[in-house]
This is a predicted structure of a 71-nucleotide RNA (transfer RNA) from Pentapodus setosus. The sequence is in RNAcentral, with records from ENA. The coordinates come from a structure-prediction model, not an experiment, and the mean pLDDT is 80. It matches the Rfam family "tRNA". A reference for the family is Lowe and Eddy (1997), "tRNAscan-SE: a program for improved detection of transfer RNA genes in genomic sequence", Nucleic Acids Res.
Formats: sequence, C1' cells, structure tokens
RNA sequence: AUCCUUCUAGUAUAGUGGUAAUAUAGGUAGCUUCCAACUACUUGAUUUUGGUUCGAUUCCAUAGAAGGAUA
Repeated sequence: AUCCUUCUAGUAUAGUGGUAAUAUAGGUAGCUUCCAACUACUUGAUUUUGGUUCGAUUCCAUAGAAGGAUA
C1' cells in the first nucleotide's frame, strides 16, 4: 500500500426489516448476630454520518477502531 472479517449494557455472548434477549457485574429490599450464599425488584447498550424503506441494530456506502492475509 491492497484486500478480508468484526464492531450490540461495565464484561461475555444472542438476535432479527416491525420499539433488543440472557448471564454476570452494579443498586435497593428481604433472609442472617454480621458477612457470604439465596430470593424479589431495578439501572444500564446496537461505533459515526448519510442513503434505501411506511419502518433500519439488521440492507447499501463513507469514516473510525480492532484483528488477519499478501507484498
């Protein structure tokens, strides 16, 4: 320099054109002499910009980041 892949809660992974799920972490309450464990509730996310579409996390393009291949 060229090409390929990926980008989703603090973390790990789902998801699919129709208002995003689970676990864990965090918070509150309960239980307990206290802590831990357990139970209930709760907070929190689709990398950016534009396009297609009635509707985009999903499809397309640009940009950014990470990883990989070739030279």